[in-house]
RNA sequence: GGGCCGUUAGCUCAUCUGGUAGAGCGUCGUCAUGGCAUGGCGAAGGUGGCCGGUUCAAGUCCGGCACGGUCCA
Numbered sequence: 001g002g003g004c005c006g007u008u009a010g011c012u013c014a015u016c017u018g019g020u021a022g023a024g025c026g027u028c029g030u031c032a033u034g035g036c037a038u039g040g041c042g043a044a045g046g047u048g049g050c051c052g053g054u055u056c057a058a059g060u061c062c063g064g065c066a067c068g069g070u071c072c073a
Stems, first nucleotide, its partner, number of pairs: 001072007010025004019056001027043006049065005
């Protein structure tokens, strides 16, 4: 220098063909128990790496850049 993959909640990851972004764990509240462990119910938490383009509409498509991984030279 070039190819490929990845970047989404505090962490690990989903999101099938573009249509209002979810799960598990964690956190907080609450219920059950005399109390703990444990379990039930609920809640908070996301400019989807950054910039731009296409579209009525973009996490998803296109371009550039950044960071990480991997391969080639």
The RNA shown here (transfer RNA) has 73 nucleotides and comes from a Patescibacteria group bacterium.
Its mean pLDDT, the model's own confidence on a scale to 100, is 82.
The sequence is in RNAcentral, with records from ENA.
Taxonomically the source falls in Bacteria candidate phyla (Bacteria).